[in-house]
RNA sequence: CUCUUAUUCAGAGUAGGUGGAGGGACUGGCCCGAUGAAACCCGGCAACCGGCAUUUAUGCACGGUGCUAACUCCUGCAGAGAAAUCUGGGAGAUAAGAG
Numbered sequence: 001c002u003c004u005u006a007u008u009c010a011g012a013g014u015a016g017g018u019g020g021a022g023g024g025a026c027u028g029g030c031c032c033g034a035u036g037a038a039a040c041c042c043g044g045c046a047a048c049c050g051g052c053a054u055u056u057a058u059g060c061a062c063g064g065u066g067c068u069a070a071c072u073c074c075u076g077c078a079g080a081g082a083a084a085u086c087u088g089g090g091a092g093a094u095a096a097g098a099g
Stems, first nucleotide, its partner, number of pairs: 001099008013042001016041003022032003026076001028074002043068003048064003051060004072091001077088004
């Protein structure tokens, strides 16, 4: 990098520290940000894999990840509908496995 499978309306700092202007994948929107963005550290959330325990289906953040504004912030394609909207798909993200 490609493929397969699963998940994607739950949860997580009301002044933590460093840092300084950007960020929310991309498009079009709409937002967040000097009352402090990204990033790093700390804290927290979460059982996907491993591990451990047991009543074998649940529990435990111990190890490997992941996450910590807004439904994945909405949207992009197709169908239904007068519209609001609904259904499916695509794209993205994360985990596990294969090449």

This is a predicted structure of a 99-nucleotide RNA (SAM riboswitch aptamer (S box leader)) from Desulfosporosinus orientis. Model confidence (mean pLDDT): 86 of 100. The source organism's lineage runs through Bacteria, Bacillati, Bacillota, Desulfitobacteriaceae and Desulfosporosinus.